[in-house]
This is a predicted structure of a 1682-nucleotide part of an RNA (large-subunit ribosomal RNA, half A) from Liquorilactobacillus capillatus DSM 19910. Rfam family: Bacterial large subunit ribosomal RNA. Rfam links the family to the GO terms structural constituent of ribosome and ribosome. The coordinates come from a structure-prediction model, not an experiment, and the mean pLDDT is 84. It was read from a public genome assembly.
Context: one part of a larger RNA
RNA sequence: GGCGCAUGGUGGAUGCCUUGGCACUAGGAGCCGAUGAAGGACGGGACUAACUCCGAUAUGCUCCGGGGAGCUGUAAGUAAGCUUUGAUCCGGAGAUCUCCGAAUGGGGCAACCCAGUAGUUUUAAUCGACUAUUACCACUGAUUGAAUACAUAGAUCAGUUGGAGGAAGACGCAGGGAACUGAAACAUCUAAUUACCUGCAGGAAGAGAAAGAAAAAUCGAUUCCCUUAGUAGCGGCGAGCGAACGGGGAACAGCCCAAACCAAGAAGCUUGCUUCUUGGGGUUGUAGGACUGAACAUUUGAGUUAACAAAGAAGUUUGUAACCGAAUGACCUGGGAAGGUCAGCGAAAAAGGGUGAUAGCCCCGUAGGUGAAACGAAUUUCUCUCAGUUCAGGAUCCUGAGUACGGCGGAACACGUGAAAUUCCGUCGGAAUCCGGGAGGACCAUCUCCCAAGGCUAAAUACUUCCUAGUGACCGAUAGUGAACCAGUACCGUGAGGGAAAGGUGAAAAGCACCCCGGAAGGGGAGUGAAACAGUUCCUGAAACCAUGUGCCUACAAGUAGUUAGAGCCCGUUAACGGGUGAUAGCGUGCCUUUUGUAGAAUGAACCGGCGAGUUACGUUUGUCUGCGAGGUUAAGCCGGAAAUGGUGGAGCCGUAGCGAAAGCGAGUCUGAAGAGGGCGAAACUAGUAGGCAGACGUAGACCCGAAACCAAGUGACCUACCCAUGUCCAGGUUGAAGGUGCGGUAAAACGCACUGGAGGACCGAACUCAUGUAUGUUGAAAAAUGCUGAGAUGAGGUGUGGGUAGCGGAGAAAUUCCAAACGAACUUGGAGAUAGCUGGUUCUCUCCGAAAUAGCUUUAGGGCUAGCCUCGGAAGUUAGGAUCGUGGAGGUAGAGCACUGUUUGAACUAGGGGCCCAUCUUGGGUUACUGAAUUCAGAUAAACUCCGAAUGCCACUGAUCUAUAUCCGGGAGUCAGACUGCGAGUGAUAAGAUCCGUAGUCGAAAGGGAAACAGCCCAGACCACCAAUUAAGGUCCCUAAAUACAUGUUAAGUGGAAAAGGAUGUGGAGUUGCAUAGACAACUAGGAUGUUGGCUCAGAAGCAGCCAUCAUUUAAAGAGUGCGUAAUAGCUCACUAGUCGAGUGACCCUGCGCCGAAAAUGUACCGGGGCUAAACAUGUUACCGAAAUUGUGGAUGCAACCAUUAGGUUGCGUGGUAGGAGAGCGUUCUAAGGGCGGUGAAGCUAGACCGGAAGGACUAGUGGAGCGCUUAGAAGUGAGAAUGCCGGUAUGAGUAGCGAAAGACAGGUGAGAAUCCUGUCCACCGAAUGACUAAGGUUUCCUGGGGAAGGCUCGUCCUCCCAGGGUUAGUCGGGACCUAAGCUGAGGCCGCAAGGCGUAAGUGAUGGCUAACAGGUUGAGAUUCCUGUACUAGUUGUAAUUGUUUGAACAAUGGAGGGACGCAGGAGGCUAAGAACGCGCACUGUUGGAUAUGUGCGUCCAAGCAACAAGUUUUUAAGCGAGUCAAAUGCUUGCUUAUCUAAGAACGAGUUGUGAUGGGUAGUGAAAUUAUAGUAACGAAGGUUCUGAUGUCACACUGCCGAGAAAAGCUUCUAGUAAGAUUGCAACUACCCGUACCGCAAACCGACACAGGUAGUCGAGGAGAGAAUCCUCAGGUGAGC
Repeated sequence: GGCGCAUGGUGGAUGCCUUGGCACUAGGAGCCGAUGAAGGACGGGACUAACUCCGAUAUGCUCCGGGGAGCUGUAAGUAAGCUUUGAUCCGGAGAUCUCCGAAUGGGGCAACCCAGUAGUUUUAAUCGACUAUUACCACUGAUUGAAUACAUAGAUCAGUUGGAGGAAGACGCAGGGAACUGAAACAUCUAAUUACCUGCAGGAAGAGAAAGAAAAAUCGAUUCCCUUAGUAGCGGCGAGCGAACGGGGAACAGCCCAAACCAAGAAGCUUGCUUCUUGGGGUUGUAGGACUGAACAUUUGAGUUAACAAAGAAGUUUGUAACCGAAUGACCUGGGAAGGUCAGCGAAAAAGGGUGAUAGCCCCGUAGGUGAAACGAAUUUCUCUCAGUUCAGGAUCCUGAGUACGGCGGAACACGUGAAAUUCCGUCGGAAUCCGGGAGGACCAUCUCCCAAGGCUAAAUACUUCCUAGUGACCGAUAGUGAACCAGUACCGUGAGGGAAAGGUGAAAAGCACCCCGGAAGGGGAGUGAAACAGUUCCUGAAACCAUGUGCCUACAAGUAGUUAGAGCCCGUUAACGGGUGAUAGCGUGCCUUUUGUAGAAUGAACCGGCGAGUUACGUUUGUCUGCGAGGUUAAGCCGGAAAUGGUGGAGCCGUAGCGAAAGCGAGUCUGAAGAGGGCGAAACUAGUAGGCAGACGUAGACCCGAAACCAAGUGACCUACCCAUGUCCAGGUUGAAGGUGCGGUAAAACGCACUGGAGGACCGAACUCAUGUAUGUUGAAAAAUGCUGAGAUGAGGUGUGGGUAGCGGAGAAAUUCCAAACGAACUUGGAGAUAGCUGGUUCUCUCCGAAAUAGCUUUAGGGCUAGCCUCGGAAGUUAGGAUCGUGGAGGUAGAGCACUGUUUGAACUAGGGGCCCAUCUUGGGUUACUGAAUUCAGAUAAACUCCGAAUGCCACUGAUCUAUAUCCGGGAGUCAGACUGCGAGUGAUAAGAUCCGUAGUCGAAAGGGAAACAGCCCAGACCACCAAUUAAGGUCCCUAAAUACAUGUUAAGUGGAAAAGGAUGUGGAGUUGCAUAGACAACUAGGAUGUUGGCUCAGAAGCAGCCAUCAUUUAAAGAGUGCGUAAUAGCUCACUAGUCGAGUGACCCUGCGCCGAAAAUGUACCGGGGCUAAACAUGUUACCGAAAUUGUGGAUGCAACCAUUAGGUUGCGUGGUAGGAGAGCGUUCUAAGGGCGGUGAAGCUAGACCGGAAGGACUAGUGGAGCGCUUAGAAGUGAGAAUGCCGGUAUGAGUAGCGAAAGACAGGUGAGAAUCCUGUCCACCGAAUGACUAAGGUUUCCUGGGGAAGGCUCGUCCUCCCAGGGUUAGUCGGGACCUAAGCUGAGGCCGCAAGGCGUAAGUGAUGGCUAACAGGUUGAGAUUCCUGUACUAGUUGUAAUUGUUUGAACAAUGGAGGGACGCAGGAGGCUAAGAACGCGCACUGUUGGAUAUGUGCGUCCAAGCAACAAGUUUUUAAGCGAGUCAAAUGCUUGCUUAUCUAAGAACGAGUUGUGAUGGGUAGUGAAAUUAUAGUAACGAAGGUUCUGAUGUCACACUGCCGAGAAAAGCUUCUAGUAAGAUUGCAACUACCCGUACCGCAAACCGACACAGGUAGUCGAGGAGAGAAUCCUCAGGUGAGC
């Protein structure tokens, strides 16, 4: 280390439970609000953070009822109280009710700020406080009142229980109104008059009493249900949409005006008419009414809920608190009795809950009965109130007008413009008047029905935020609401919006006194308790995972980890074929999905646990079961009742009759001239219908998960783009434009030189802004940075604050760039479960059968439909199917052939043509190494040739044999990607593991044996078991079962055990043909000659450059020469011959087995290895091995037949299986009934060697501590291993990466503990910051004391952490009580379906304008705020003086003016801050070598205010006459005239000096005291001069320039006006609200972090330096949390 066992930890599954949900039923209620709602903010308790309750009368106050002993909520505790004089508590009615919110006095960033009026109060007075009231609109009334005379608009006032706003995410009506989707695309259409937005309601709404429906001489308002009916219809006649009449029910209810006419009143003017108001009258279609005439009746109906107006009394019932309410004991077990046993009792009460386990009789209750001061509801009666009749006549009058209707354009009607009636809207036209008008689906006629153009109307119907009482074959903590728990919370987001997790001690806290260890946490004892392994996230306590102990095994071993055999060792059982381990051996490439095919290196899963997918409704169809049956059956509703399973209800549906397009006829009918024929029917042979269950389909999300997208309504410009308003920033250095001045020059200019000057999208370069290159970083320090380098840096520059522009859009110096880390169209929510012919996933078992990857069609090709192939049920049946044989057929393939059609070789013959020659006047003639049709002979060739022509296959049969299929009807499918091999073809290259057909097989969907391994090849088709037998393919030396078998050959190459053209005297066999004892072949010896150097050619050519010829002689033989060679000869050879030798030797052809040809990448590596000369190859023979084949034995099961008919038995044939069909079962949760178990121990969990064919089921022991099985039926949220599934837990990687820019060391202290805390010393770092101030933002982080669990990337005694306590003081600072900019709001107003948009007056709104305090001290933490000192501003009062009171002081507009009031750049000057030096003062000079001086260190100061002075800058003033200034003006502007002034004066002005200051501060010196808090209290020197000198200030003052540079108020002045006090000095008093701590370039803000990033403004010292660069330092800060 592996396996097993035991014991633990972690974790929170399972079981049990339920306070919470879900779905409904019945009743109630169906609104609240200016009398201030809903909803909130802030408060209220003795101690109080939260919830509950309440509101300054604040965990409550008053009264009336109930109730009767304790009470002060959750929520313990202590304190303090209340209560029989009746508390707490319950009910009814009141009072109070801060602030916000419609929010309403004005404003506003909700819970805040600021007012007016009338009073009250406080103060000496101002200031301050309190009470009431003050919005807008509408209506009504009144008073006023323009242009404009009356009048009106308008204004003002009063009144109104008028309106507004909220909700219940429901229901209703109305105004607008999508898209996805479906149509397999899409446009009409659909989705859908849906979603959504908006307005307005009500408890319901809407509709509603016929100008109706119809076609019966019918009905009689509306609404809703069932049916008619998926009918009639509409419809790219596609997808789809879809009535009505009639019938059955629920509920029922009808009325009022306008007009005619009459009366009264009023108005107008044409003076006799019209109009208006009120009252009467009157309300309809077989017309009615008015009108005229006549008659009757005072009882009939209704009512406070309508028409139709209004009030009271008395009862009854009921609701909102309550009250009475029967009946049991003992014993046993036990911690506990309600359990068990025994014996009783009550019941109009066995609903339910509780009590220490399961209770009729213990408690609360329940059945039944009783009950209300007060406030409601319903109902009855009475008083009361309201309304009103009939007939006749037919002259006249009335009966709803820009209406009905028509044209055009639309919409609604089921009805898409259609033949389109009917209804509504827009627009243009435009009637009739009862002798009238409308409708009946164009229109017309007849007939019928009705009376429009005015209005009201309950019930039946829809819904449920809420209250009460209940119910559930609903859930039980991953379920059920998102939420059982302090949840719309924590948290995320700028926002709209999104949105969790989290239940259980015990009967009772009896929640562990006390002791021990420890700093604590924690633990051990003791104790409580039935139990503590029930000890506070505590019932049970599974698995992953992590440990400890132990039995067996493991250090030569190659491993999908198992399985089969098995020794040894250790145990000892549900007792039997025992359990654990496992040396060794054989065999053996996970699961799922998708595929032709996966171990696949194709997909998915880290592991474990829980959750997680064919359901439901309606309809259709088939099967099956049941009821009834020529019939079957009800629907809505009604009765009843407990939410019924009963009864009723016959409307309707299906069937009983068909035929026809239909009229129609009918056992027939249609066609037809037809009595014909034929079609479809009837008959033979009538079965349906309703319900349950099962299969499938349709419509619905329809098995589950998954888009990118589309549309609607909203939310976002804190990021970013651009724009608007208002502020602010840019060290330093350089260059030197225009212009100017002077000189020269010119007739004058031009021009030149010098100086001046200071321009510039100028130059260099910091801050600042940006981002060129590169490196790092890339699970970062950082979701874009860092280092170095770089660009711009007075401009089209950067930046702050406040605003604007919004997605069908905005913005864009333009890149598809930006619009909150995402943009070719943001985000959020909704339509919505969009759609997905696509991918993935789809959960227990067994049995029977079992495919396809093809055809046709398809905007079709990875989809679908029909057919084919599968399955299940049924039917019929003279076997109709299959195989072999026989017999009979058709045919044109293989082959063959050339007769046809083509192609084609040679030869013969030859017309014709070409060349050459002759001849030419023409005709021609000859010839040929040319060509050549036709013909003939010979030889070929073809998928689209055939004179021929098989084998197979195909068709048929009264045939034979063997088989068991075939067919039809109906339910359900799946399949339409196929693969390889053999054979036959095509394409291709007679390439492909290529492609496409045919045919057969296998795989697919098939395991076993063989081929080493190897879907498709060979053998063979696995029901199960067996330590039986026989074989197939293939094998038999070893690995490895079986022959080192036999016989005969071959091979020598490791051929076997990879390959071609080609090559070779490898070797075996068969043959043909030469030579050979007359001596072959080979070898050796010898010859190989002569004419002749053949001739020619040639410089030469002699056998051998070349050409021609190639004879002859001698010979045994010898070429006018086979090679080498020479310049040419020469020389060496060969052919040929002889000798020696002595038997075979050449050539060629066919054939078996071999050889060469033969080079690749990690390693032999082309037998599976060893190895083999057979253990190779060929032929033959005999044995053996070899599979899940076959056989044997036993068992299971399907089908059929037979026998028994209760289980069953026998025989025969079967039992591989994906998609798929069919069948039978197991288990889970709940329900009913029956019958049981349980504290002597249920469920759950753990373990075990038991049972069953499987899913599964028992039993025993332990744990556990209260519920749970079984049988038979029923109902389902019913079974998980995979979905990059969801949630939780736990591993692995791994004690690994990392610990986020940077210097610490030592000593002391504290402490349980110190690298990290405190103190000290030394060292180091920043120093235009890493210092100081301050805005935003944060919101207590600030200070003190205590703590150390968690946070802090280590530690920690420490902290920005936790606990407790404390801390922020203003007339002058900032904001408000002042002003206005951009922008926003917006009375009236204009516009717009609505919502709403714009905008005047007016208001609001700083980033700007205006505006009065300084210095010092002080705390642990605050200071321009407190204190000391000295000031100022605005008021009030007192006092003194002055002045004024009609001879008018003074104030003064909401009016008129001035002013406020404004850009940029540049240069020069004054002054100051600040600094330096010298002087002066104080202290020090210890050690080491020196140093008492000309050394070192430190210090060397002070404001506002008041007064004086002042660098300078700017500058005329007065009078008169006019004009304007909406009224006026002495003011202002301006014109003219006159006078005056150039520096007196005036205004502004930094600053200086004096004072403030006999004060403060200061280096330094320096105590006492105490447990402790010290450089503390206290004392206190010098304080001059010179220089440098700002970016500060004078001051946008000056000069220049072009881009020409806010507004209003405060302030000054003028009058209108008010007018009796006012001004000045001094003194006293008054002076409101909010902010004020702390961080603030950062550990406190924005970046998820104690994050190398970002963050506006101010001050910013010394040396060197141009400098704010850079380096070093001061003050000050820091040493970076390993």